[in-house]
Notes: SAM riboswitch aptamer (S box leader) from Candidatus Kuenenia stuttgartensis, 132 nucleotides, folded computationally. It matches the Rfam family "SAM riboswitch aptamer (S box leader)". The family has 457 seed sequences and 9,625 matches in Rfam 15.1. The coordinates come from a structure-prediction model, not an experiment, and the mean pLDDT is 81.

RNA sequence: CUCUUAUCGAGAGUGGUCGAGGGACGGGCCCUGAGACGCCACAGCAACCGGUUCGAAGCCUUUGUUCGAAUGCUGGUGCUAACUCCCUCCCGAUUUCUGGUGAAUAACCGGAAUUCGCGGGGAAGAUGAGAU
Numbered sequence: 001c002u003c004u005u006a007u008c009g010a011g012a013g014u015g016g017u018c019g020a021g022g023g024a025c026g027g028g029c030c031c032u033g034a035g036a037c038g039c040c041a042c043a044g045c046a047a048c049c050g051g052u053u054c055g056a057a058g059c060c061u062u063u064g065u066u067c068g069a070a071u072g073c074u075g076g077u078g079c080u081a082a083c084u085c086c087c088u089c090c091c092g093a094u095u096u097c098u099g100g101u102g103a104a105u106a107a108c109c110g111g112a113a114u115u116c117g118c119g120g121g122g123a124a125g126a127u128g129a130g131a132u
Stems, first nucleotide, its partner, number of pairs: 002131007013042005021031003026087003043080003048076002050073001051071007084124001089121004093115001095113007
């Protein structure tokens, strides 16, 4: 790098340093010389993996295995503006405008737009665990 899989509406910032861009890409909207982004230190959040404890399953027994729960542990990562900041593609809902058939303000068939953060799915991305 690629693949598989789980999660992504919660949570958690100060100081130092640097000096102009940053929020992945495009559009929007934000953050930023009252110093952002990055880096460093300390602090914190969370609980993916690991550890510990308890329970269950299974096994002839033990070790060990699988599943579930609890626990923040001098462990391995991650994270600490905004829902992954929002949208992009598809389906549905809301509201508005509009075209055709039609005598029609009926009915039927379409089109466009809208959403203070409408609902569902997808795509892309991020992080963990595993594989190559």